Predicted 3D model of RNase P RNA and transfer RNA as a complex of 471 nucleotides.
């Protein structure tokens, strides 16, 4: 210079002029859909809703089972299937990259077609004919011939896949049948790591297919709904009509036990004095509480927005992440604000010109709705670094 | 906002313990049939099984993630 690779960031700036949300001040032809004026006002994904978690009701959130989920080790975390480091295993010269990566030597189920066979032994073609057998030579005894019984598992041939690989030795032919080397496995032994793992040695012919995104089996880990969740107040309306059965919404056990629900009384705390809430204590009965039918209501206020928060030092840690210490406050809408015009400047692209420049188009995905943490997936355009391999020139 | 299903021919379903070549019915082309047309009879095209990846010898079927499309959910008692 070219071709790759991993990471980390921006995502329009400035400036006028109108508008819209929430707070908070002030004002008045005095309480409003009012004017005025001040701070704030969309994002890397606010998206998908695929995980996790904070919250909130289910009386209490225990056991167990059942169903669900994760799934080499270690470490971060509130918590995760996310993130970091390693380990193995496959790619690529290589920086690096991918993996839902426990168990097939528990147990069951499948493995089409094809092949003799698909896990338990089997044999089409072949090999053999050592043993019996049956013909020939021959007739003690040898040899030759057949392939009938049968012996084998090299070779072929079938499939995704067929029982270890080379060599020697053996034998009638052959085979781990013996051997020696290699791969692998089981089990013992010394090392190293916190461990998945990993490096050496030893024993044993043990050679044991696949597939758990098949059921299962082993650790682990989950209780269920979702802010339209839950609480308050105000109006309406018939608490009209039917169902099953009693406290979870898989069961089943422990618990508590008139516990749920009306009514009263006493008390106590909160108030906008209308009520709301919590305790105790009598009473009541099934009116309650759940489902479906059917009514009415389309209105307020809390939940809500300061939080595992962001920014800068500074230590610990290989990282991810964690402490301290110090500053900062950055949206809260409810048919839902965050917007348009303007002017100059950047960026891309085409045109004219080719010095300066003029002109035209274009500047992406998208966008809160209780909040966080991640994964994912969209995205014009662009800016930093760190590695690797090539190829030139000093 | 939160929850949840479902995507197979042009259209409405099958297939859903993985197995060779994915089927039915209705329309759609040709052909006989009639003077013609319907009905009718034989034949026939027509499918990336949403899309993309990953397990598997092997995938519509198992899993992942992505698209499209639909259903339900308010408060009062």
């Nucleotide at each position: 210079c070219g071709a790759g690779u991993c990471g980390g960031c921006c995502g329009g700036g400035c400036g006028g002029c109108c508008g819209c949300g929430u707070a908070c001040c002030g004002g008045c032809g005095c309480u409003g859909a009012c004017c005025g004026g001040u701070c704030c006002g969309a994002g890397g994904a606010a998206c998908g809703u695929c995980c996790g978690g904070a919250c909130u009701c289910c009386a209490c959130a225990g056991g167990g089972c059942a169903c669900g989920g994760u799934g080499c080790u270690g470490g971060g975390u509130a918590a995760c299937a996310c993130c970091c480091a390693g380990u193995c295993g496959g790619g690529g010269c290589g920086a690096c990259c991918c993996g839902c990566a426990g168990g097939a030597a528990a147990g069951u189920g499948c493995c089409a077609c094809a092949g003799a066979a698909a896990c338990c032994a089997a044999a089409c073609c072949g090999c053999c004919g050592a043993u019996g057998g049956c013909g020939a030579g021959g007739c003690a005894c040898c040899u030759c011939g057949c392939a009938c019984a049968g012996g084998c598992a090299a070779g072929g041939g079938u499939g995704a896949a067929a029982g270890g690989g080379u060599g020697c030795g053996g034998u009638a032919a052959g085979a781990g049948c013996g051997c020696a080397c290699c791969a692998g496995c089981a089990c013992c032994c010394g090392g190293g790591g916190u461990g998945a793992c990993c490096c050496g040695g030893g024993u044993g012919g043990c050679u044991c297919g696949g597939c758990a995104a098949a059921c299962c089996c082993c650790a682990c880990c989950g209780g269920g709904a979702g802010c339209a969740a839950g609480g308050c107040c105000a109006g309406a309306c018939a608490g009209g009509g039917g169902g099953a059965g009693u406290g979870u919404g898989g069961c089943c056990c422990g618990c508590a036990u008139g516990a749920u629900c009306g009514g009263c009384a006493u008390u106590c705390g909160c108030u906008g004095c209308g009520g709301c809430g919590g305790a105790u204590g009598c009473c009541g009965g099934a009116c309650a509480c759940c489902c479906c039918c059917g009514g009415g209501u389309a209105g307020g206020c809390c939940g809500c927005u300061g939080g595992a928060g962001c920014c800068g030092g500074c230590g610990g840690g290989c990282a991810a992440c964690c402490g301290c210490c110090g500053g900062c406050c950055g949206a809260g809408a409810u048919g839902g604000a965050u917007g348009g015009c303007c002017g100059c400047c950047g960026c891309c692209g085409g045109g004219c010109a080719u010095u300066c420049g003029c002109c035209c188009g274009g500047u992406a995905c998208a966008g809160a709705a209780u909040c966080c943490g991640g994964c994912g997936u969209a995205c014009a355009g662009g800016c930093c670094g760190g590695c690797u391999c090539g190829c030139c020139a000093c | 906002g939160g929850g949840c299903c479902a995507c197979u021919a042009g259209c409405u379903c099958a297939g859903g313990c993985g197995g060779u070549u994915a089927g039915a019915g209705c329309g759609c082309g040709g052909u006989c049939c009639u003077g013609a047309u319907a009905a009718g009879a034989c034949c026939g095209a027509g499918g990336u099984c949403u899309g993309u990846g990953g397990u598997u010898c092997g995938a519509g079927u198992c899993c992942a993630c992505a698209g499209u499309g639909g259903c339900c959910c308010a408060c009062c008692a």